[in-house]
Source information
The RNA shown here (SAH (S-adenosyl-L-homocysteine) riboswitch aptamer) has 83 nucleotides and comes from Paractinoplanes globisporus DSM 43857. Of the family's consensus pairs, 100% are formed in the model. Its mean pLDDT, the model's own confidence on a scale to 100, is 75. It was read from a public genome assembly, where an Rfam model found it.
C1' cells in the first nucleotide's frame, strides 16, 4: 500500500437522489463500450481490533492517547449553558 472479517461513531421515522447494484430497450456483426426508463439506494466515511496479499528494508521493544465527519425535516435520549 491493497482488499476481508469484527467492533464503535446514541437512536427512529419519513422525503428526494448521486455512485454502486439489479430488470428492460437502443447502439454494435456479436462481444464490448455508451445511452435512456424503472427499480434498489444517505455509514457507500472514518477510527480501533484481529487476519490474507503485495511492496520496501535498519529493526525491535515500551509507554501514552484514540476522535472527526455523514443532503433535508421531524421525534426520542444523553451532557452542558442560559433565561
Nucleotide at each position: 500500500c491493497c482488499g476481508g472479517c469484527c467492533g464503535a461513531g446514541a437512536g427512529g421515522c419519513g422525503c428526494u437522489g448521486c455512485a454502486a447494484c439489479g430488470g428492460a430497450u437502443c447502439u454494435u456483426u456479436g462481444a464490448g463500450u455508451g445511452a435512456u426508463c424503472c427499480g434498489c439506494c444517505a455509514c457507500g466515511c472514518u477510527c480501533g481490533g484481529c487476519g490474507g496479499g503485495a511492496g520496501c528494508u535498519u529493526g525491535c521493544u515500551g509507554a501514552c492517547g484514540c476522535a472527526a465527519g455523514g443532503g433535508c425535516g421531524c421525534c426520542u435520549c444523553c451532557u452542558g449553558a442560559u433565561g